[in-house]
Context: one part of a larger RNA
RNA sequence: CUGGGCGUAAAGCGCACGCAGGCUGAAUUAUAAGUCGGUAGUCAAAGGCGGAGGCUCAACCUCUGUAUAUCUAUCGAUACUGUAAAUCUGGAGUAUGUGAGAGGGAAGCGGAAUUCCCGGUGUAGCGGUGAAAUGCGUAGAUAUCGGGAGGAACACCAGUGGCGAAGGCGGCUUACUGGACUGUAACUGACGCUGAGUCACGAAAGCGUGGGUAGCAAACAGGAUUAGAUACCCUGGUAGUCCACGCUGUAAACGAUGAGUGCUAGGUGUUGGGUAGCGAUAUUCAGUGCCGGAGUAAACACAAUAAGCACUCCGCCUGGGGAGUACGGUCGCAAGACUGAAACUC
Numbered sequence: 001c002u003g004g005g006c007g008u009a010a011a012g013c014g015c016a017c018g019c020a021g022g023c024u025g026a027a028u029u030a031u032a033a034g035u036c037g038g039u040a041g042u043c044a045a046a047g048g049c050g051g052a053g054g055c056u057c058a059a060c061c062u063c064u065g066u067a068u069a070u071c072u073a074u075c076g077a078u079a080c081u082g083u084a085a086a087u088c089u090g091g092a093g094u095a096u097g098u099g100a101g102a103g104g105g106a107a108g109c110g111g112a113a114u115u116c117c118c119g120g121u122g123u124a125g126c127g128g129u130g131a132a133a134u135g136c137g138u139a140g141a142u143a144u145c146g147g148g149a150g151g152a153a154c155a156c157c158a159g160u161g162g163c164g165a166a167g168g169c170g171g172c173u174u175a176c177u178g179g180a181c182u183g184u185a186a187c188u189g190a191c192g193c194u195g196a197g198u199c200a201c202g203a204a205a206g207c208g209u210g211g212g213u214a215g216c217a218a219a220c221a222g223g224a225u226u227a228g229a230u231a232c233c234c235u236g237g238u239a240g241u242c243c244a245c246g247c248u249g250u251a252a253a254c255g256a257u258g259a260g261u262g263c264u265a266g267g268u269g270u271u272g273g274g275u276a277g278c279g280a281u282a283u284u285c286a287g288u289g290c291c292g293g294a295g296u297a298a299a300c301a302c303a304a305u306a307a308g309c310a311c312u313c314c315g316c317c318u319g320g321g322g323a324g325u326a327c328g329g330u331c332g333c334a335a336g337a338c339u340g341a342a343a344c345u346c
Base pairs, nucleotide, nucleotide: 003318004317005316006315007300008299012314014201021194022193023192025088026087028085029084030083031082033081034080035077036076037075038074039073040072041071048066049065050064051063052062053061054060091191092188093187094186095184096183097182103177104176106174107173108172109171110154115149116148117147118146119145120144121143125136126135162169163168206247207246208245209244210243211242215241216240220236221235222234223233258313259312260311261310262309263308266291267290268289269288270287271286272285273284274283275282276281295302296301319346320345321344328339329338330337331336
């Protein structure tokens, strides 16, 4: 509790859609609810404030004057807000044309590689490490050639490249489907912004049911290392990783930077469009990087993709520990999640 803040000091919800609420473009007329002004009334006494006085002073008490705000009535003002009417096109949206994209879910297909199986060649080692050993191998391994099975992931292209609200998305093809950009300026005419609660989405791990299992690999076993070695290294290896459906709802969910709008020097890359030009190039819109000026900042730094200058709305913070704990509640199959203290202590 007025305020001051939230990139790194405490602090931006993981992210979006959106009900209520808050806020809301330009110009006109009307109204006068808010707002502003005048007048009148009200504002008990006490108290407050100014001035006197009484207790020896003071506190205290008495007298006298008086104020702000509110409220009521009435008369005005009309800039702003509100309300009503009619209007505009710049915000927002629609239409239409071109191009870009790992945006999404579905189906099908492909090649390289690993592993395993079968067969051929071939013989004593292979593998692994700092060095070894466990392990595999004369029941023929490793190596090499041919054939087959199966699962998972998609080298190069590949890029401070692209797309998506975020999480995230990368082999190829097909159909389905969301969004953004740009051009035209035909249409609507403020239809907008934010958003408590609600609802949808939400990496990995984990959970349930049923499949699948090549490689990798928590747990586990063995071998080493070591004083020990419940590790780092090695040989194995089960959940899991994959698929379908359902749950969980958390992350350094990060740009540690909420969303929206406007304004404020430049330079240089790059992605997708447009305009002018034969072209070099110039310019414009939208994105994505770097550098940098003013300004900001405790500094680091930020700097038109702001952490600058302003406005609107939401969320959050208020010394460290105790503690994201306890208790209660809600949700969950569970794990747990969300909400979230205090004593005490420094």